Predicted 3D model of RNase P RNA and transfer RNA as a complex of 483 nucleotides. It holds a member of the Rfam family "Bacterial RNase P class A". Gene Ontology terms of the family: ribonuclease P activity, tRNA processing and dimeric ribonuclease P complex.

[in-house]
RNA sequence: CGAGUCGGUCGGGCGACCGCGAGCACGCCGGGCGACCGGCGCGUUCGAGGAAAGUCCGGGCUCCACAGGGCAGGGUGGUUGGUAACGCCAACCCGGGGUGACCCGCGGGACAGUGCCACAGAAAACAAACCGCCGCCCGGGCCCGACAGCCCGCGGCGGUAAGGGUGAAACGGUGCGGUAAGAGCGCACCAGCGCCCACGGUGACGUGGGCGGCUCGGUAAACCCCACCCGGAGCAAGGUCGAGAAGGGCCGGACACCGUCCGGCCCGCGCAGAUGCCUGAGGGCUGCCCGCCCGAGUCUGCGGGUAGACCGCUGGAGGUGCGCGGCGACGCGCAUCGUAGAUGGAUGGUCGCCGCGCGCCCCGCCAAGCGGGGCGCGCACAGAACCCGGCUUAUAGAUCGACUCGCCGC
RNA sequence: GCCCCGAUAGCUCAGCGGAUAGAGCAGGUGCCUUCUAAGCACUUGGUCGCAGGUUCGAUCCCUGCUCGGGGCA
Numbered sequence: 001c002g003a004g005u006c007g008g009u010c011g012g013g014c015g016a017c018c019g020c021g022a023g024c025a026c027g028c029c030g031g032g033c034g035a036c037c038g039g040c041g042c043g044u045u046c047g048a049g050g051a052a053a054g055u056c057c058g059g060g061c062u063c064c065a066c067a068g069g070g071c072a073g074g075g076u077g078g079u080u081g082g083u084a085a086c087g088c089c090a091a092c093c094c095g096g097g098g099u100g101a102c103c104c105g106c107g108g109g110a111c112a113g114u115g116c117c118a119c120a121g122a123a124a125a126c127a128a129a130c131c132g133c134c135g136c137c138c139g140g141g142c143c144c145g146a147c148a149g150c151c152c153g154c155g156g157c158g159g160u161a162a163g164g165g166u167g168a169a170a171c172g173g174u175g176c177g178g179u180a181a182g183a184g185c186g187c188a189c190c191a192g193c194g195c196c197c198a199c200g201g202u203g204a205c206g207u208g209g210g211c212g213g214c215u216c217g218g219u220a221a222a223c224c225c226c227a228c229c230c231g232g233a234g235c236a237a238g239g240u241c242g243a244g245a246a247g248g249g250c251c252g253g254a255c256a257c258c259g260u261c262c263g264g265c266c267c268g269c270g271c272a273g274a275u276g277c278c279u280g281a282g283g284g285c286u287g288c289c290c291g292c293c294c295g296a297g298u299c300u301g302c303g304g305g306u307a308g309a310c311c312g313c314u315g316g317a318g319g320u321g322c323g324c325g326g327c328g329a330c331g332c333g334c335a336u337c338g339u340a341g342a343u344g345g346a347u348g349g350u351c352g353c354c355g356c357g358c359g360c361c362c363c364g365c366c367a368a369g370c371g372g373g374g375c376g377c378g379c380a381c382a383g384a385a386c387c388c389g390g391c392u393u394a395u396a397g398a399u400c401g402a403c404u405c406g407c408c409g410c
Numbered sequence: 411g412c413c414c415c416g417a418u419a420g421c422u423c424a425g426c427g428g429a430u431a432g433a434g435c436a437g438g439u440g441c442c443u444u445c446u447a448a449g450c451a452c453u454u455g456g457u458c459g460c461a462g463g464u465u466c467g468a469u470c471c472c473u474g475c476u477c478g479g480g481g482c483a
Base pairs, nucleotide, nucleotide: 001406002405003404004403005402006401007400008399009398010397012354013353014352015351016350017349018348020047021046022045023044024043026041027040028039029038030037031036049381053392054391056390057389058388059387060386061234062233063232064231068290069289070288071287073230074229075228076227077226078092079091080090081089082088093107094105095104096103097102108225109224113223114222115219116218117217130164131163132160133159134158135157136156137155138153139152140151141150142149172190173189174188175187176186177185191215192214193212194211195210196209197208198207199206200205238311239310240309241308247267248266249265250264251263252262253261254260255259269303270302271301272300273299274298275297282294283293284292318337319336320335321334322333323332324331325330355379356378357377358376359375360374361373362372363371364370365369411482412481413480414479415478416477417476420435421434422433423432428466437453438452439451440450441449459475460474461473462472463471
């Protein structure tokens, strides 16, 4: 200098004006006996993200029996750790890829069982035989007949898995022996598998040695088996207050007591059908059974009312810095910081200057190109809604660090 | 907020892990007819939504996205 790998940070800055939401303070107006509430104005402070997103996992919190047993169902899947927990993260192991930095892996079990393996091929999983090789028998030829030998056969019976060819995959490979021909049939070496031992490691596993001819196909992101984990619902959770709907009751007043109207307070949706009231419907228990608990209402249809306020609500497994422990994820200690809470849902708009990128024009230098000036355009992905830890996806650009490979120079 | 489906030819849909991915309608050409329609014959047309993975092999199985539709409160 070129090519590349991994990780981190930022993701426009400053100012002016107008506007929106929230907190606090003040003033005016209205209501209330009052505490206080509402409206308007003014001042001041604060006001989106690294993903606020997808809702794919895990937890907190709340309610349902403080949550039980079994089956079913779902999830996870190398080991050891981290963590509140996880399907996340770290380190390591094994396998694969890369010259390398490094990257990828749903990475338990296929001698518990079942299923599937198209086409091709003889045969696709348990043995089987198309061509071939070999033996015996039969028939024929050399040869008129016989024996032996040799040769031949759309012939019969049997042995064989060397060779051929097919396929993604064919029942270990090479050599020697052996045999009628062959074959782990025997032997040597190599590869794999299983068992045993020693050493190292917490462990996955690794290294070395011995034994067994054991040679066994693949597929579990097919059913399944094994180990471990999982109760359900979700802030519209859940709680408090108020209003209202058909009517009913009580009190007071008026008309003058049959009743009607007005005001206040309390209770409280109405009608129809079905079913149940302790021999108990229904519910907790969004699959089933058991068990436990609650239990006087429940279900269906038609019609009616409500669309308000407050709490939950933002200080939490919190951020930053330093020190210590740990390879690391992370943990511990100390110091320090205050940082959105809307509920038809605020966080926006305009302008100026600067920054960055692109395009055009002008000037200077011999040129490539560089420098200066002017004008125009653009500056991503995207918007909190109970909170947190992750993952995944989107993202113009800027910037920092560590490392690898190649070439050149000293 | 909690969930469930779907995406295959221009349109509507089929499709056991093993086709050159099919059917109907539509389109094109020819026949028939005086001409058109109907009918008959032949035929064109596919990123199986996208990207990875499992497998010998993926429209199909798994994971992550994109778009569309639906349900409950």